[in-house]
RNA sequence: GGCGGCGGAACCAGAAAGGGAGCGUCGGUUUUCUACUGUUGAGUGAAUAGAGUGUCUUAGUGGCGGACGGGUGAGUAACGCGUGAAUAACCUGCCUUGCAGUGGGGAAUAACACACCGAAAGGUGUGCUAAUACCGCAUGAUGUAAGGGGAAGGCAUCUUCCUCUUACCAAAGAUUUAUCGCUGUGAGAUGGAUUCGCGUCCGAUUAGAUAGUUGGUGAGGUAACGGCCCACCAAGUCGACGAUCGGUAGCCGGACUGAGAGGUUGAACGGCCACAUUGGGACUGAGACACGGCCCAGACUCCUACGGGAGGCAGCAGUGGGGGAUAUUGCACAAUGGGCGCAAGCCUGAUGCAGCGACGCCGCGUGUGGGAAGACGGCCCUCGGGUUGUAAACCACUGGCUUUGGGGACGAUAAUGACGGUACCCAAGGAGGAAGCUCCGGCUAACUACGUGCCAGCAGCCGCGGUAAUACGUAGGGAGCGAGCGUUGUCCGGAAUUACUGGGUGUAAAGGGAGCGUAGGCGGGAGUGCAAGUUGAAUGUUUAAUCUAUGGGCUCAACCCAUAUCAGCGUUCAAAACUGCAUUUCUUGAGUGAAGUAGAGGUUGGCGGAAUUCCUAGUGUAGCGGUGAAAUGCGUAGAUAUUAGGAGGAACACCAGUGGCGAAGGCGGCCAACUGGGCUUUUACUGACGCUGAGGCUCGAAAGCGUGGGGAGCAAACAGGAUUAGAUACCCUGGUAGUCCACGCCGUAAACGAUGAAUACUAGGUGUGGGGGGACUGACCCCUUCCGUGCCGCAGUUAACACAAUAAGUAUUCCACCUGGGGAGUACGGCCGCAAGGCUGAAACUCAAAGGAAUUGACGGGGGCCCGCACAAGCAGUGGAUUAUGUGGUUUAAUUCGAAGCAACGCGAAGAACCUUACCAGGCCUUGACAUCUCCUGAGUAGCCUAGAGAUAGGUGAUGCCCUUCGGGGCAGGAAGACAGGUGGUGCAUGGUUGUCGUCAGCUCGUGUCGUGAGAUGUUGGGUUAAGUCCCGCAACGAGCGCAACCCUUACGGAUAGUUGCUACGCAAGAGCACUCUAUCAGGACUGCCGUUGACAAAACGGAGGAAGGUGGGGAUGACGUCAAAUCAUCAUGCCCCUUAUGGCCUGGGCUACACACGUAAUACAAUGGCGUUUAACAGAGGGAAGCAAGACCGCGAGGUGGAGCGAAUCCUCAAAAGGCGUCUCAGUUCAGAUUGCAGGCUGCAACCCGCCUGCAUGAAGUCGGAAUUGCUAGUAAUCGCGGAUCAGCAUGCCGCGGUGAAUACGUUCUCGGGCCUUGUACACACCGCCCGUCACACCAUGGAAGUCGGUAACACCCGAAGUCAGUAGCCUAACCGCAAGGGGGGCGCUGCCGAAG
Repeated sequence: GGCGGCGGAACCAGAAAGGGAGCGUCGGUUUUCUACUGUUGAGUGAAUAGAGUGUCUUAGUGGCGGACGGGUGAGUAACGCGUGAAUAACCUGCCUUGCAGUGGGGAAUAACACACCGAAAGGUGUGCUAAUACCGCAUGAUGUAAGGGGAAGGCAUCUUCCUCUUACCAAAGAUUUAUCGCUGUGAGAUGGAUUCGCGUCCGAUUAGAUAGUUGGUGAGGUAACGGCCCACCAAGUCGACGAUCGGUAGCCGGACUGAGAGGUUGAACGGCCACAUUGGGACUGAGACACGGCCCAGACUCCUACGGGAGGCAGCAGUGGGGGAUAUUGCACAAUGGGCGCAAGCCUGAUGCAGCGACGCCGCGUGUGGGAAGACGGCCCUCGGGUUGUAAACCACUGGCUUUGGGGACGAUAAUGACGGUACCCAAGGAGGAAGCUCCGGCUAACUACGUGCCAGCAGCCGCGGUAAUACGUAGGGAGCGAGCGUUGUCCGGAAUUACUGGGUGUAAAGGGAGCGUAGGCGGGAGUGCAAGUUGAAUGUUUAAUCUAUGGGCUCAACCCAUAUCAGCGUUCAAAACUGCAUUUCUUGAGUGAAGUAGAGGUUGGCGGAAUUCCUAGUGUAGCGGUGAAAUGCGUAGAUAUUAGGAGGAACACCAGUGGCGAAGGCGGCCAACUGGGCUUUUACUGACGCUGAGGCUCGAAAGCGUGGGGAGCAAACAGGAUUAGAUACCCUGGUAGUCCACGCCGUAAACGAUGAAUACUAGGUGUGGGGGGACUGACCCCUUCCGUGCCGCAGUUAACACAAUAAGUAUUCCACCUGGGGAGUACGGCCGCAAGGCUGAAACUCAAAGGAAUUGACGGGGGCCCGCACAAGCAGUGGAUUAUGUGGUUUAAUUCGAAGCAACGCGAAGAACCUUACCAGGCCUUGACAUCUCCUGAGUAGCCUAGAGAUAGGUGAUGCCCUUCGGGGCAGGAAGACAGGUGGUGCAUGGUUGUCGUCAGCUCGUGUCGUGAGAUGUUGGGUUAAGUCCCGCAACGAGCGCAACCCUUACGGAUAGUUGCUACGCAAGAGCACUCUAUCAGGACUGCCGUUGACAAAACGGAGGAAGGUGGGGAUGACGUCAAAUCAUCAUGCCCCUUAUGGCCUGGGCUACACACGUAAUACAAUGGCGUUUAACAGAGGGAAGCAAGACCGCGAGGUGGAGCGAAUCCUCAAAAGGCGUCUCAGUUCAGAUUGCAGGCUGCAACCCGCCUGCAUGAAGUCGGAAUUGCUAGUAAUCGCGGAUCAGCAUGCCGCGGUGAAUACGUUCUCGGGCCUUGUACACACCGCCCGUCACACCAUGGAAGUCGGUAACACCCGAAGUCAGUAGCCUAACCGCAAGGGGGGCGCUGCCGAAG
C1' cells in the first nucleotide's frame, strides 16, 4: 500500500457516565401597577345597650404526637454485636397506589351549676349538655373461617391461583366548595420481630453439667415458630474441638502504633444493643412493658394540721460533693431536621451560633537594612587579652499582625439572618503592643567560674557529691525547640524478650525415669472417578464518614467537596496439578512363614564348694584384739592359735573383657522346666496393615511402710573408748532396725549420654562382639556384607567447650518442655498414699543481676623442677644481770615534731648546759629580724654611764658619711601602703629524693600466625647455667629494658718515673734507683690446652701449666612494676589557714621527768681468766693552723708549764693491743664493776637542773641465762686494739683500718622467701579473698492462726405487694333482646396459680 473485517468509531469538551439552547440587542402587540394631570360621586364620626358572626386567650371533650430526637454504659460472654443467609412461621400508624363504600338510629358523659369532705394532694353526690367520643341495625368482598372440585409450583411440613356453598365483620363528619377526613380490602414503601452458619477476652488450682432438663403427642398462648406454658409418655441433651462454674467487659465501622504480620484500644462522628433512683408488674397504643406515663415494694429527699401526700438532670445550662482534672443558669428557631395542623402558624437546650480553656491540628507575628570607639556593664583570665557581640546605642526604612475611620457580604437567585457591622476590601497613624521553656558527665547537640564538702542535693540507665565537682546550687556563656517548653501517666515500637512471618532445650532456663497404646496429627508406587480444600472468571453484598490516590474550593495550610480502590461472606460457572474422598491395583515400608544362631534377658524349683560366725570335743597357755599411738572389749570359769565334727544364713573368687543381654530400672556359681526379645539367610504369603502419641495403663534402683517368716556377716539409731578448745564426726570396740524370703504398698534419684522417638542422606581410619558370602589345601590370614559396641578425625555445626554416620551436621513428622535471679518446687486448693510423702503448682515482696564457656593474674595445709646461711651441720650470740641509748606508756606549764611488721625503735640527730629549738612561762615589737617598689632626710654610729633578767629605754658621745660620667648610686634613719613572714594544715593535690620485694631473673615490643573475642604464640619443650646464660627443637622471625661485660679496688710479674721514700755506699753529707714503697702504663685468665661424659651441641667433671681457674675476692651499678610505703620539718611547690599573730626579739625552763614495757648496744659472770711484769717487738688507714704538738720539767693521775718541728710520703698524733714470763687456784673470789662519799683536772660567759676525765674510798646485781630468737661458709665467724667525721667540751653510737685467726655443710623431708611449668577456683581491694547459718530487736510485705466483720452467687423453706390469667355462689349495672319478670354483656368484691422485696 491492497483485499477483507469492524462500523460512525471522525470533531469539540469532559477523568468518565454523558451533553446540547441559552444570553444579549432591536422592533411590535397585550395586560397590570405606579406617578402626574384632569373629571365625577357623597356622606361621615363618636358613645351606650342588645343580637349575630369572627379573631385571640384559657380549662375541658375529641384527634394525633409523648415508642422520634437528646443522655449514659450500670448490666450483658449473649444470636448482644459483626458478617452472610432464612421467614413456605410474622406485624407495620402516618406515606404512595388500586378497588369498593360512607345508609339509618340510639343512649350517655366531661366542662358548667349547686352541695359536701380534706391541712394539702385530691375526691364524692345531685342536675344540665355536644361531638370526627360511645353503642346497636342495614349493606358487604378480591377479607376471615369451614367444607367440595380443579390447576401450577416448590424446600420436608407445604405454598400459590381459579371456582362453588355456608357463616361472620364497616363507616364521621368538617368546609371559605378548593379540598381535608372516615370505613373495608389488595399491592408497594418504610420500620420492626423471629431463626440459622461463621467469628467474638482470661482462668482446668472450674471436669463433669442438666428434671422443663432433651424429645414426642395433645391442648393453651403469641403478630408469629418454638417447653414459650400446661397435661401425659419416653430418657434423653451438652462436654477435653473445653460444657458447667468463676473473673472481666457494652459490640462494631474505626483510632493509636508497627516495614509488615501483629499489639493495644472503642473519647469525638456513624450503626446496633442495654439502661433511665433499685427491684417487680401490667395498662394504653400501629408500635412500650415506656428517661421528663401508671401501679406495687425498697432506699433516700421534701411538705404535713401526723390523718396523709409529693419527687426522680445517665436531657441543656447550673449547684454541692469527690477528684490530679474537664466550660455559660448565653443568643436564635434565620438555616437543616422533627411533631401537630387544610393552612396561617405553634412547639423543638435536636440543631445553628456565640462565650470559656494553647486541650489538639494548621497558619502568622513579636520587625528590616546599615552600624566597631569592637562602647558601658557582666563573666573568664596566663593580666597580654578573650567573650557576650552587629548584639545594643545611633542612622535609614517597611506596615503582614495591630490601632482608628469608611465600605461591607455568601449562607435566602422573591420575603425572612441568631451569627454580625462578623469575614473581606479601602484609607490613615505608628517600631510603636507582643518570648519563653528545657538542657549542657556518657547515651545526646551544648563548658567555664564561684559556693558546698558522702552535707545540701541530683538521678531515665550507668552513676555524681568525703576541699581543686564540665553530674549538686548560683552566675556567665552555649545547645535545642519556640507560643510554646519540660515533667508525669497510659499504649505500641525498639524487643527475633512468646519467635505465624521469626526463637530455643549436652554444659546458659528447658527432653517426660522407661515402655505399650487411645483420641488426634502426619504418612509409599500406579490408574480411574468426584470436586470438600485449592485456583480462575462473573455476580450480590460490604451504610455514610475515615485511610490511600487523583482533582477541586477557602490568599496557603489545617479544614471542606468530588471521583476511584483492596480483602471478607454469599451465589453461579469452569479447571483437576497437589491434598482429600471413593474404587482398582503394586511391593520396596510393615508383618507372617521356613532354616540357623549368640547371650549375667525373665520366672520357678533343685544342687554345690570356699569363707565368716556360732556350738560340741581334743591339744595348748597367757595373752588376744585394735590403732598414728592407745583404750574400751575378749581371756586362767582357759581366750587367741590349732585339729575334728556339727548348725545356720547370706553372697557367688578365678573366668571377666570401654565384652554380652534387656525398653528403662537392671542382670553374674551349676542344673532343669516354663518363657520374652534380637540378629543372619531365604523370598513362600498378606498388601501400606506405617510413624508419633495428649489423657490412660504397665514397669520402675536405693531408702522407707504393712503382715508373716528368717537373721551368718555387715550395719543407720544407740552405748562405750579415743582424738579435740569442744567432737552429738572422721578412728576403735560393741550393737538394734534394716539388709534376705513371701505377699502388698511407695513411685522417687546426678532414674545421666545431664543429649525424646522415627525415617532418609552426608569423607575416611582403626579396634572389638554376633552372623552370612567369596577366595584358599586350611580352623589361620585376606576381601566383602548385615546388626551391635568404642576411639581418632574432614566438611558442617557451636557462645565456646566440644559433637562429628551411635551427630550436637542436612531435612521431614509427632510428642514433651523453656522464657531474668530469689521467694519456691514453697503456700493454698485438688488428686494419690497406711504414713513418710508424691503429682499438679502460684502470688505478694525483693534484687540488678543470677548464669554458661573460655582468658589473664593471684591463691591452694594441689603436683613437678630449681635456688637462697632458708633448714640441716657448726661457731659466737640475743632473751636473765648492771649500765648506756632509742621507743611506747605515764607525768608535766612544756616534756617540740616526724619514723610504726619484715622495710619504726644507738632512726632524721656526723654529737640538746646557753645557742641549736621548732615546745612552755613571762616581758616586749607591729611594713616588721629578711626582700622589692615610692617619697623625704643625711644621719647618727662605735665606745662609755645609768635602769632593767634581758630584749630595750634614757643620757653622753670620738669622728663628722663614701663613690660619681653630676643623671645618680651605696650606706644609715624616717613615712605610707603594696607586701614580708609562718618548722601552721594537707606526703591521700605534687616535684625531687629514699626504702622494700631484690642483684630476684625476669619485664616487654614490632611484624607474622592462631582465636568471634579477652588473648595466645614468641617467653612453652629437651638439656645446661649464678643468670630469659648458652645450645638444640619449634609458626614464628627479630628487637628493647634487665643478666653478663665495660668502671674502681685487691692478688702477680713487667716497663717507665722517682722525693719527702729506699740504701748493696761504716755514720753524716753527698750519690744512686738494684731492692722495699709510691705513681702511671700496658700485660695476664679465654673452659684457651689434654682426657672423660654429653646429641657430633651448649656444657659438666678431672688434669696440666700458672701468682691467680672456671663470674679469682670485694665494691659501685637496682629492669617493668608493687606497697595512695616514707618525707610539705633538707629543698621546691598547688590549694587552704594566721596577719598588734600560728610572724619577730629576749630571759628562764623543757626536749635529760619515771610505778612500768620493748628494741639496739657496752661490760661481765672468770683460769683460753684477773693482776703484776716484760717498757722488748710487729700494723694499716687517717687527721693536723682559732690545729697536731715532740724532747724537757712539775703532778700518783687527769693534767699543767713550756714550746722544737710541721699547712705535712719530711714534723706531730704514734703508745698499738691481743702476745711472752710470773702469781692467784674455783670463792660472789686478787672475778665483776654499778652505786655512793670525799678530793681534784679540763672546756666554756656559764657545768644546779644538765658535760667529760682523774685519784682515794665504797663494792650492787651477776656463777652463762625460760618460751622463743639472731648473725656467719674463709682471711669469713670470733677476738684485739687504732683512726676519723660531728665537735669549745662531751661516743658503749656511726663510718673506716689493720693484727691474731677457726669449726661445719650428709643433704633438700620439713620452716621461711623466691623463680619456671602444670592443675582447681564461686577469688580480681585478688586467701588479711570470698562466704554460710543461728540469735537479739522490729512487724513493712507474704503465709498460718483462736476468732471477728462485711460482701457475692446458688440452694431449701416461710410470708406474699402490685398485676396478668383462671374461677365465682356476694354486690352494682345507661345503650342490645324482652310487653314485663328477666336475660345477655360489663364492673366491683372474693378465691386460686405464678409472683418482687423481706
Molecule: small-subunit ribosomal RNA
Organism: uncultured bacterium